Predicted 3D model of a 321-nucleotide part of an RNA (large-subunit ribosomal RNA, domain IV) from a Patescibacteria group bacterium.

[in-house]
Context: one part of a larger RNA
RNA sequence: CCCUCGUUAAGGAACUCGGCAAUACAACGGGCGUAACUUCGGGAUAUGCCCUGCCUCGUAGUAAUACGAGGCCGCAGCGAAAGAACCCAGGCGACUGUUUAUCAAAAACACAGGUCUCUGCUAAAUCGCAAGAUGAAGUAUAGGGGCUGACGCCUGCCCGGUGCUGGAAGGUUAAGAGGAGAGGUGCAAGCCUUGAAUUGAAGCCCCAGUGAACGGCGGCCGUAACUAUAACGGUCCUAAGGUAGCGAAAUUCCUUGUCGGGUAAGUUCCGACCCGCACGAAUGGCGGAACGGUCUGGGUACUGUCUCAACGAGGGACCCG
Numbered sequence: 001c002c003c004u005c006g007u008u009a010a011g012g013a014a015c016u017c018g019g020c021a022a023u024a025c026a027a028c029g030g031g032c033g034u035a036a037c038u039u040c041g042g043g044a045u046a047u048g049c050c051c052u053g054c055c056u057c058g059u060a061g062u063a064a065u066a067c068g069a070g071g072c073c074g075c076a077g078c079g080a081a082a083g084a085a086c087c088c089a090g091g092c093g094a095c096u097g098u099u100u101a102u103c104a105a106a107a108a109c110a111c112a113g114g115u116c117u118c119u120g121c122u123a124a125a126u127c128g129c130a131a132g133a134u135g136a137a138g139u140a141u142a143g144g145g146g147c148u149g150a151c152g153c154c155u156g157c158c159c160g161g162u163g164c165u166g167g168a169a170g171g172u173u174a175a176g177a178g179g180a181g182a183g184g185u186g187c188a189a190g191c192c193u194u195g196a197a198u199u200g201a202a203g204c205c206c207c208a209g210u211g212a213a214c215g216g217c218g219g220c221c222g223u224a225a226c227u228a229u230a231a232c233g234g235u236c237c238u239a240a241g242g243u244a245g246c247g248a249a250a251u252u253c254c255u256u257g258u259c260g261g262g263u264a265a266g267u268u269c270c271g272a273c274c275c276g277c278a279c280g281a282a283u284g285g286c287g288g289a290a291c292g293g294u295c296u297g298g299g300u301a302c303u304g305u306c307u308c309a310a311c312g313a314g315g316g317a318c319c320c321g
Base pairs, nucleotide, nucleotide: 001316002315003314004313005312006311007310008309010307011306014305019302027052029051030050031049032048037042039150053072054071055070056069057068058067059066060065073077078083085300086299087298088297089296090295091294092292093291097109098108113148114147115146116145117144118143119142125134126133127132151287152286153285154284156217157216158215161214162213163210164209165208166207167206170205171204172203176199177198181194182193183192184191185190218236219235220234221233222232245279246276257273258272259271260270261269
C1' cells in the first nucleotide's frame, strides 16, 4: 500500500454526476393516535407518542391471561442475537407479471378492457408436394388477424392520393371462337402460310362508399380614439386547413425563454405564461387513487461520503529464514 471488518473528537452531505457506499429507524409485542388524496376498497403498520423486568396482594376467568394496588434491583427490563429509515412534489407505465442465459429489468413486452376486420363450417387462418393435421371433437357470447391498452371525461375536420369494400353502363384487355381477304405451290382437287371485322373473363380505367384503414390537417396583407395587439376584413391555395385538451413537455432549436416558488447562491426541480423551430386526440388526447429494486427535484433523521484523517483486527503484498 491492497482486501474484508471495527471504533472515532468537533462538524454533519461541506463529498459526489448523484447521499454511491455505510449508518440510522428497528419487535407481523401492547395502548393511543393517524393527513392530503381517493376508483370509498384504500392511502395505513401512514407520519407520531407512550409502555414493557422481578416479587406480593386483590378483582375477573377453569386456565392461559387481563386490569388495579403496593414493593424490589440495575447504566440499561423487546436487558443478548436477529429484525422496515421516513416524508413531500413531479415524469412514465394503471396494476400482479415478462424480457436482452453472459454489460440494458425499463418508460420496453404482456395484460384485463376497447375497437376494426375476416370467418356460416369440408369456416377463415396455418403447416404440408400430397394424404392429412391444427383450428376443434369448437360453431359468430365461436375462431383468426390488426391497432389500442385498467378506470374516468372524450376521441374533431379531410375520401384528393394509396389501400379495402361495393357497382356494373361504357373504355381497354389474353388464350379461345371467327373467318373477310392476301400469299406460296399445284393442271386441278387440294395442301401450306398469313389474317381484318366480330365475339371474348378477371384485372385496370371508371362510378360510389370507407379513417379505432395507410395517411393528411396552409400562406400573405390590412385593420380598434397613446402604443401594442387584432375580435374583424381582403386575397391566394387546398381533399381538408389542427377542434377539445395539453404545452420550453421523455417533444422547445433560439434557451440557463419570461415571471413566481424553493436556496445565501438553483443550466436541474415545481407552478404559471404561450412566441408549439417540430403536441394533439385508439402510431390515442387529457386526467388519475393504488402499485414500482423505475426516473427527476426537495426535506427530516443519520452518519468517516467529506473537512482530514487516525487507530485497531484478520488476510495479502513486502522483508528475513
Background
Rfam family: Bacterial large subunit ribosomal RNA. Gene Ontology terms of the family: ribosome and structural constituent of ribosome. Taxonomically the source falls in Bacteria candidate phyla (Bacteria).